[in-house]
RNA sequence: AGACGGCCGGAUGGCCGCGGCGCCCCGCGCAAGCGCGGCGUCGAGGAAAGUCCGGGCUCCACGGAAACACGGUGCCGGCUAACGGCCGGCGGGGGUAACCCCAGGGAUAGCGCCACAGAAAUGACACCGCCUAAGACCCUAAAGGUCCGGCAAGGUUGAAAUGGUGCGGUAAGAGCGCACCGCGUCUUCGGCAACGAAGACGGCAUGGCAAGCCCCACCGGGAGCAAGACCAAAUAGGGACGGCACGUAAUCCGUUUCCGGAUAGCCGUCCGGGUAGGUCGCGUGAGGUGCGAGGCAACUCGCAUCCCAGAGGAAUGGCCAUCCAUCCGUCUUCGUUCGCAAGAAUGGGGCGGGGGACAGAACCCGGCUUACAGGCCGUCU
Numbered sequence: 001a002g003a004c005g006g007c008c009g010g011a012u013g014g015c016c017g018c019g020g021c022g023c024c025c026c027g028c029g030c031a032a033g034c035g036c037g038g039c040g041u042c043g044a045g046g047a048a049a050g051u052c053c054g055g056g057c058u059c060c061a062c063g064g065a066a067a068c069a070c071g072g073u074g075c076c077g078g079c080u081a082a083c084g085g086c087c088g089g090c091g092g093g094g095g096u097a098a099c100c101c102c103a104g105g106g107a108u109a110g111c112g113c114c115a116c117a118g119a120a121a122u123g124a125c126a127c128c129g130c131c132u133a134a135g136a137c138c139c140u141a142a143a144g145g146u147c148c149g150g151c152a153a154g155g156u157u158g159a160a161a162u163g164g165u166g167c168g169g170u171a172a173g174a175g176c177g178c179a180c181c182g183c184g185u186c187u188u189c190g191g192c193a194a195c196g197a198a199g200a201c202g203g204c205a206u207g208g209c210a211a212g213c214c215c216c217a218c219c220g221g222g223a224g225c226a227a228g229a230c231c232a233a234a235u236a237g238g239g240a241c242g243g244c245a246c247g248u249a250a251u252c253c254g255u256u257u258c259c260g261g262a263u264a265g266c267c268g269u270c271c272g273g274g275u276a277g278g279u280c281g282c283g284u285g286a287g288g289u290g291c292g293a294g295g296c297a298a299c300u301c302g303c304a305u306c307c308c309a310g311a312g313g314a315a316u317g318g319c320c321a322u323c324c325a326u327c328c329g330u331c332u333u334c335g336u337u338c339g340c341a342a343g344a345a346u347g348g349g350g351c352g353g354g355g356g357a358c359a360g361a362a363c364c365c366g367g368c369u370u371a372c373a374g375g376c377c378g379u380c381u
Stems, first nucleotide, its partner, number of pairs: 001381008010323007018043007026035003045358001049369002052367005057224004070220005075089005090104001091102004105215002110213002112209003127155002129151003135147004163181006182204001183202008228280004238271007250263005287306008324356001326354007334347005
């Protein structure tokens, strides 16, 4: 100078105040309880945040299974209640290194796309360029020229141009041949595996994009504590019983007449309904701490110990003093370095002043992400 990991995130005391719970005194009340006061005890976070992912819990839906559709995940192994999380590996990329980053399955299943530039962007291509060996013609012949052709080495464009370097070869060239590297296939060995190593074969086929569609494998019902359960004033509507009203007018029932009953109105009691309100859900939990054991680790197991906010639109605060990290100003018979010197830098000390971030539980838990003044510790380059 840098890399990685862990931890803290003001301390102590005094006074005043707030919320939960327990106990006590007093007052009110038949009681349940309520009110005033006192004492004791507990009272935010590493992210309580964003609500992104996974679960517990609750209700709704659902006979089982499979398929399709939709959404998600995507190297391998492990951990976990589960995960898109974590740990350990593998592969690729970056860095001198510690270490960091990666949507990291499939491009010989198929479709699609590859801007601009460029001759050519996938059925690859031939603008400049290289060649004239073979064949035809001009020419007596050679040389040279024309045609028919051959080539892709070099140049040019681009993010990307169909293996790379070298030697041979050739008219010029070309995996055309060879060596090494790369790539593919197979075999053997190592590894649970991803994968790695070695050998043989193949002369190179198969450009890139799946974060465009798609294919493959695996996973997935929906809604959320305003979930939901219980008690229950009031109101609307409903039911049962009783009473009153009373045309014997209507309708209905008992076959018709007669007779009897019911319905429509009002009142009372009860049931029921479930709004306000109240209670539960709601704090013993995938819990914290310590020790031990297993494991590289994530994590797991055992023992001991602790109980640690919980309400409701919401308490956890304020002031003072001292101290601490730190900042600013000033002084300095102090130390170190530089300078001939004046002085400068840095450190120490004195005095005065400032000053502690991000943020705020609301059913709970495991993660991820984001915000964060300042400080401490450890390992490594």
This is a predicted structure of a 381-nucleotide RNA (Bacterial RNase P class A) from uncultured Rhizomicrobium sp.
Rfam family: Bacterial RNase P class A. By type it is a ribozyme.
Taxonomically the source falls in Rhizomicrobium (Bacteria, Pseudomonadati, Micropepsales, Micropepsaceae).
The coordinates come from a structure-prediction model, not an experiment, and the mean pLDDT is 75.
Of the family's consensus pairs, 96% are formed in the model.